Molecule: SAM riboswitch aptamer (S box leader)
Organism: Marivirga aurantiaca
Parts: sequence; structure tokens; C1' cells
RNA sequence: GAUUUAUAAAGAAGAGGUAAGAGAUCAGGCUCGAUGAUCCUCUGGCAACCGCCAAACUAUUUGGGAAGGUGCCAAUUCCUGCCCAACGAAGGGAAAUAUAAAAC
Repeated sequence: GAUUUAUAAAGAAGAGGUAAGAGAUCAGGCUCGAUGAUCCUCUGGCAACCGCCAAACUAUUUGGGAAGGUGCCAAUUCCUGCCCAACGAAGGGAAAUAUAAAAC
């Protein structure tokens, strides 16, 4: 990197460095940002995919817990874009994206 499966309205911030843009891409909106955003590092935390423990009706399911491998810590994946529904309210689905696990 392509594939498959699962999940994505919950949750969780301080310090130092850097620097003018940033929120994946394109477009439109909206928001964040010199009271320092974004990004990087450290520390702390959240969560519970893998792993771990226990049980059961054992292709799996349920519960527990958080030492380890990841992930994450503004806004629903910030919102919309395509289809259906609707005319009002975070409607349903698809696509795309992200993360995990598996096997290439």
C1' cells in the first nucleotide's frame, strides 16, 4: 500500500519547543488561531480493538480489569456534497476517511 471484518453522537489536558496558518483531500459553510492554533516532544489522562483473567449454551458470547501492543484527548469523522425520506429534527443508507484486528 490494496483486501476483509468491526467501530466512529460517549470519554479524556498540562508543560516545553516551533510557528502562521489550521480543522484528511476538492468545493461550500462554520469554527480554532500571536491571550500562540497546527505540528513535535515529555508528562498526565481517556477508551477497551488486540492481549490478560473468569464464566457459559464455546466458529462464539457475557462479565472483569488495565501491567503490555496500538489508538485517541475542540466542535458527530465539525457540517454539507450521492440515494431515500422529510420540510424539521444531531432522520436512514451509501461513498470517502480514521482506528483496530486478520491474512497478503